[in-house]
RNA sequence: AGGGUUUGAUCAUGGCUCAGAUUGAACGCUGGCGGAAUGCUUUACACAUGCAAGUCGAACGGCAGCACGGACUUCGGUCUGGUGGCGAGUGGCGAACGGGUGAGUAAUACAUCGGAACGUGCCCAGUCGUGGGGGAUAACGUAGCGAAAGCUACGCUAAUACCGCAUACGAUCUACGGAUGAAAGCGGGGGAUCGCAAGACCUCGCGCGAUUGGAGCGGCCGAUGGCAGAUUAGGUAGUUGGUGGGGUAAAGGCUCACCAAGCCGACGAUCUGUAGCUGGUCUGAGAGGACGACCAGCCACACUGGGACUGAGACACGGCCCAGACUCCUACGGGAGGCAGCAGUGGGGAAUUUUGGACAAUGGGCGCAAGCCUGAUCCAGCCAUUCCGCGUGCAGGAUGAAGGCCCUCGGGUUGUAAACUGCUUUUGUACGGAACGAAAAGGCUCUGGUUAAUACCUGGGGCUCAUGACGGUACCGUAAGAAUAAGCACCGGCUAACUACGUGCCAGCAGCCGCGGUAAUACGUAGGGUGCAAGCGUUAAUCGGAAUUACUGGGCGUAAAGCGUGCGCAGGCGGUGAUGUAAGACAGAGGUGAAAUCCCCGGGCUCAACCUGGGAACUGCCUUUGUGACUGCAUCGCUGGAGUACGGCAGAGGGGGAUGGAAUUCCACGUGUAGCAGUGAAAUGCGUAGAUAUGUGGAGGAACACCGAUGGCGAAGGCAGCCCCCUGGGUUAACACUGACGCUCAGGCACGAAAGCUAGGGGAGCAAACGGGAUUAGAUACCCCGGUAGUCCUAGCUGUAAACGAUGGAUACUAGGUGUUGGAGGUUUUAACCCCUCCGGUGCCGCAGCUAACGCAUUAAGUAUCCCGCCUGGGGAGUACGGCCGCAAGGCUAAAACUCAAAGGAAUUGACGGGGCCCCGCACAAGCAGCGGAGCGUGGGGUUUAAUUCGAUGAUACGCGAAGAACCUUACCAAGACUUGACAUGCACAUGACCGCGGCGGAAACGUCGCUUUCCCGAAAGGGACGCGUGCACAGGUGUUGCAUGGCUGUCGUCAGCUCGUGUCGUGAGAUGUUCGGUUAAGUCCGGCAACGAGCGCAACCCUUGUUCUAUGUUGCCAGCGGGUAAUGCCGGGGACUCGUAGAAGACUGCCGGGGUCAACUCGGAGGAAGGUGGGGAUGACGUCAAGUCAUCAUGCCCCUUAUAUCUAGGGCUGCAAACACGCUACAAUGGCCGGUACAGAGGGCUGCGAACUCGCGAGAGUAAGCGAAUCCCAUAAAGCCGGUCUCAGUUCGGAUUGGAGUCUGCAACUCGACUCCAUGAAGCUGGAGUUGCUAGUAAUCCCGGAUCAGCACGCCGGGGUGAAUACGUUCCCGGGCCUUGUACACACCGCCCGUCACACCACGAAAGUCGGCAACACCCGAAGCCGGUGGCCCAACCGUAAGGAAGGAGCCGUCGAAGGUGGGGUCGGUGAUUGGGGUGAAGUCAUAACAAGGUAGCCGUA
Repeated sequence: AGGGUUUGAUCAUGGCUCAGAUUGAACGCUGGCGGAAUGCUUUACACAUGCAAGUCGAACGGCAGCACGGACUUCGGUCUGGUGGCGAGUGGCGAACGGGUGAGUAAUACAUCGGAACGUGCCCAGUCGUGGGGGAUAACGUAGCGAAAGCUACGCUAAUACCGCAUACGAUCUACGGAUGAAAGCGGGGGAUCGCAAGACCUCGCGCGAUUGGAGCGGCCGAUGGCAGAUUAGGUAGUUGGUGGGGUAAAGGCUCACCAAGCCGACGAUCUGUAGCUGGUCUGAGAGGACGACCAGCCACACUGGGACUGAGACACGGCCCAGACUCCUACGGGAGGCAGCAGUGGGGAAUUUUGGACAAUGGGCGCAAGCCUGAUCCAGCCAUUCCGCGUGCAGGAUGAAGGCCCUCGGGUUGUAAACUGCUUUUGUACGGAACGAAAAGGCUCUGGUUAAUACCUGGGGCUCAUGACGGUACCGUAAGAAUAAGCACCGGCUAACUACGUGCCAGCAGCCGCGGUAAUACGUAGGGUGCAAGCGUUAAUCGGAAUUACUGGGCGUAAAGCGUGCGCAGGCGGUGAUGUAAGACAGAGGUGAAAUCCCCGGGCUCAACCUGGGAACUGCCUUUGUGACUGCAUCGCUGGAGUACGGCAGAGGGGGAUGGAAUUCCACGUGUAGCAGUGAAAUGCGUAGAUAUGUGGAGGAACACCGAUGGCGAAGGCAGCCCCCUGGGUUAACACUGACGCUCAGGCACGAAAGCUAGGGGAGCAAACGGGAUUAGAUACCCCGGUAGUCCUAGCUGUAAACGAUGGAUACUAGGUGUUGGAGGUUUUAACCCCUCCGGUGCCGCAGCUAACGCAUUAAGUAUCCCGCCUGGGGAGUACGGCCGCAAGGCUAAAACUCAAAGGAAUUGACGGGGCCCCGCACAAGCAGCGGAGCGUGGGGUUUAAUUCGAUGAUACGCGAAGAACCUUACCAAGACUUGACAUGCACAUGACCGCGGCGGAAACGUCGCUUUCCCGAAAGGGACGCGUGCACAGGUGUUGCAUGGCUGUCGUCAGCUCGUGUCGUGAGAUGUUCGGUUAAGUCCGGCAACGAGCGCAACCCUUGUUCUAUGUUGCCAGCGGGUAAUGCCGGGGACUCGUAGAAGACUGCCGGGGUCAACUCGGAGGAAGGUGGGGAUGACGUCAAGUCAUCAUGCCCCUUAUAUCUAGGGCUGCAAACACGCUACAAUGGCCGGUACAGAGGGCUGCGAACUCGCGAGAGUAAGCGAAUCCCAUAAAGCCGGUCUCAGUUCGGAUUGGAGUCUGCAACUCGACUCCAUGAAGCUGGAGUUGCUAGUAAUCCCGGAUCAGCACGCCGGGGUGAAUACGUUCCCGGGCCUUGUACACACCGCCCGUCACACCACGAAAGUCGGCAACACCCGAAGCCGGUGGCCCAACCGUAAGGAAGGAGCCGUCGAAGGUGGGGUCGGUGAUUGGGGUGAAGUCAUAACAAGGUAGCCGUA
């Protein structure tokens, strides 16, 4: 610090996701030790049991229990408070601390900083006191009630309990005269004096009363700060203030009476939801964000609600009273209780510990003290929960052992790893030693203070001594011995780390992208590797990355995002000079910002975690001093911003009133006759009742041609004939006046197209709805004929639009060029033009700059400032609910659940278009001949079958693989056999053959039985070769996968294209080159050009054919010469010619003319055998179709192995309803048949071609010459030509089919060959829609040959003969090429994609209702209790001789008052038959709305 993921690729936008750190965690697997820390986050749920607050005898009466002493004793015991002590009780202090929890609380809280009207036990300092009396009461005794808890009556008694009296420095009140109000004693010691004694008395200590001050603590008030929601906008009656009472420790509506009507609120009141607050913790570079466990400060609470009492302090966790819920006891009459103290239990939950030890230390309460109490605390126990540290050994050791895994079988890897050798001993184990934490206090002694005192008490020094839960723990030492100790996750990319097997869209994985459909580095296992390590992973959660809420630090033309427009209050911001001020700001100082934490420097545990000392810091708040630049405030000015007045100007600016012509329609009349109208074509419609057309006249409504224009005006919507009236704004010029009066604007107000609504008019044309006609598979549409709302006017509503420049307003600045519009000035003789300058509008082009790009560019999307509005992934959704507005339609505001990993922008390359331009091709057109109809042949689909083997399936399968299925082929079927095999190699053993011959069974294969039978070397043993048999390895497979492959092939297409290097342009994908202008068959060439070159293709080189020449001359040829024949190159000979073979020449737009850019090239011509590639062939770029082929061959993996291998005989591949593809033969006279007659080329031939001759009607047979072939044979070419016949008919056309008879091949022609002869003589008379080939030696037509092959050819491959027609042309169909355009396509239009319906699931809304929560309101009832009142009743202390009084108490009444009850509303939540839309879901239905002109351009608002 970034990465993955939208695309074919790119840039940007944007979300999702990952890597990091962290946690009071949990879960899975695993687990050696130690230290430090943490440990119910959930039910503030309910709690058994034990403990958590007591203490003081130096306050008191006393003595139940214990111990001691004493007395008595019948030795059983009894008595005695006398002593140590002490249960219960009176009294004092404490119990308001400490400990727990976070329910409530959004402010009666907290944090920070201030303030004034208060209280204060214990503590400290000061002052003054502490005198003298009284009456009770618990305990106790007696009696009684009750199950218990407990209670009652009578009687006795004490106090530091209670109450008067006295006194009053100071205190309180005051009318300034005065009045009022206290106390308690206890303990130690003691010389003199007094006293019978107790004691008095003195003194010390503690205590008590009053009071002043302090410290610490507490109460109260204010300011500032810290959550969410406006789908909560108004709230408030003690409410706000005053006066006067009351009340409190204290200010105060705290409370009451009266008076006034205030107070809070857009700077967010009220309401709702959530929440203890802080120091801090986690994260982050920081700013921030999230959190508030442990530790510390504050607050609140203590079963729920209410209340007071006591007290210095409570409205009180382990107190009281009342109400409620719950639990327990009960004798049913009544009682008891409150773990959110420490342990612990149940429950809840993913989940959180021991019913431990000790007061040794620290601290607290009481006490003079000793001491007692202390689940505070200190320790221990449990848990890898977290952090930190240590270990599980170290060194050597290669046959690189064995085993595992992989393998190309060579090896590699695990791996120096192990074994083995040497060494060490941390941890653990055993044994031994052994701390710090402990010093106060106490005792002895010395010395001060106090005092009359050497008592007591107290300060200091020395000596001495007691006290340890942890714990025999830390730590130290000794001993033995590698001994006691490694796992977890991951290995497709992100992200470090790869192989094998299994599985086969299954099982499964997954954080995102995504893996898995038979070769999975992604699932599972194994080997190996990577990472971390006593842990490792997963899950959950927070921050980060995320500049993805942007203060630091984002955006809004098209990605999400500028309100439709203006006016304008609040608010925000604001020109220029001066003076003052000092709120902001800046600087200095002071106070505070608790400690802990973080950071820095040290110290202590062996280190670290941890603990600890010091510092810094705590970015804050407050006080104060200063400064005066800037902002603010106040005052005085200025004119540049803004405005006013005066003079011009332009304009569809607005409102109202008049008026005009053209046109449509309608009406009347005339003329006139059969159509008009309409469409792609029609029909509906109108018209003989007279239309359309035409003429004249009239009516009515709406809109204003030409001018007219990226012209004008307006804030926007919008505004158009002409004239008049009223009226707003703009601009220009001169320069007079005002003097910042300005800009923007939440809320608010106004305007606001069309459609729509209400009421009333109006209604010509047009025209939703609707009717009809067409189109169509359908057509609720597009087209046509009609037609109502509406469109128009008046009044009112609605308030939305793709209300768009998809661009808020204002101001300033920043190159130009060129139009146009309004005004002014200058120049021009004046005037008009032209020209120049300035100001205001409106366009285009363009620099810098900006932008993701497109583009914007003085009219900014540039550079800046100010203000407003808006955005934060797509869908759900601008929807639901709520509220406001509206007559309604609906508008404004505006979510969530759920779901996806994208959605979207710009640009690029392709592909595509029922887009465009240009061009080509037998592509169309023009022609010729066909196919599609018939019969037959062949092939395929289908069907049948035991099998009809398999493959090929639009073009690019279908006379294709197959250049030839009777057996074989053959792969298929049924049957019969065989198992190292029909075939290859090797090993071992046995044998001597093998071959051949024969017998039996059999359809054969095969089985079985016999006969016969080796070679080489060696003396032999033996070895080798060969054959057979047996057994092992292995063979074999036309079994699967052409979607694992090689090779080969088809197709686009013989189309002209496909690319690269360097350079340049672009952020980039890419572009340029290759585009453009010409030209070509051609990316062929030329010219131009940010390109310059190059490669694969094109062309050429190759073969063949057309002309000539040269050489050569057999088997070819024969002109001339000679010979010979009936005739023939037959012979001698010849090389002239033809021809063969080999070589060469020739054609290159070379020449001339026209055109063309002085080009390429093109047109015409000459010459030439041939002319512009002469004709034909071979040659097939980058690539496309997962095209075809595992059955040509090769080959990976998988599968079969007495079978999916091999052999045999037979059958099948030939089966046949109908349909298809390719052919053949025909339908006839350009013909059929008969007779005669002429002319090829290219091939083949020894398992062959086979002449001649003979036989046969013929197929053919017999015999046989020649020829391995320019020699011989196949081999007569046929159409043609000559002559004859047939005469338009199902024929003398046509030949299928069938019967019979044959020939040939072959082991074998039944299934199932070809051919011949005789007979038979079917369909068919030129073929619907549609469709194929061909542009010249071509089509058409006619024969010939060959491969395969025993035989079988209408197919295929070749050969020659005869030999046409037509092409105006490129509009259209098909295919292709270049450029361009649009695109929502990229699997690329056979694309993409929308909506209803049907099915399944999910969440949500509505809903008759129904159930509950919360907060209020009204009324009823009214506990406890405080306060107030009080006839009667009761009553020790004081007063009074007494009667009685004062004071008090219970009771009763009243105000307030919790819970409860009743009622109508509010609000929130649950649930609800049914219902509504939404979302999601490999292969459902219907159509085809959108994307291309998407086939009717699309889209927005409205009905």
This is a predicted structure of a 1503-nucleotide RNA (small-subunit ribosomal RNA) from an uncultured bacterium. The RNAcentral record of the sequence draws on ENA. Rfam family: Bacterial small subunit ribosomal RNA. Gene Ontology terms of the family: ribosome and structural constituent of ribosome.